Predicted 3D model of an 84-nucleotide RNA (transfer RNA) from an Oscillospiraceae bacterium. It matches the Rfam family "tRNA". It is annotated as a transfer RNA. Rfam's curators write: Transfer RNA (tRNA) molecules are approximately 80 nucleotides in length. Its mean pLDDT, the model's own confidence on a scale to 100, is 80. The organism belongs to Oscillospiraceae, within Bacteria. It was read from a public genome assembly.
């Protein structure tokens, strides 16, 4: 240099003939239980905004197509593999 693959909450990892983003697990937070803990059970857990909501944004980054994009197209970045 060329070719291919991968990139999603704190983390592992789902969701694809384009149609509710974040299922499920782990971690974490609060509560119940306990003398106290562990285990177990219940609830919560991306960011912004707000008194709290409503609301807005969010799938590596920037654009494009589309009524609608994690998904399709272009460029770029990082990592992995192959070829030279």
């Nucleotide at each position: 240099g060329c070719c291919g693959g991968u990139g999603u909450g704190a983390u592992g990892g789902a969701a694809u003939u384009g149609g509710c983003a974040g299922a499920c697990g782990u971690a974490c937070u609060g509560g119940a239980c306990u003398c106290a803990a562990a285990a177990u059970c219940c609830a919560g857990c991306g960011g912004g905004a707000u008194a709290a909501a409503a609301c807005c944004c969010g799938u590596g980054c920037c654009g494009g197509u589309u009524c609608g994009a994690c998904c399709c197209c272009g460029g770029c970045c990082a990592c992995c593999g192959g070829c030279a």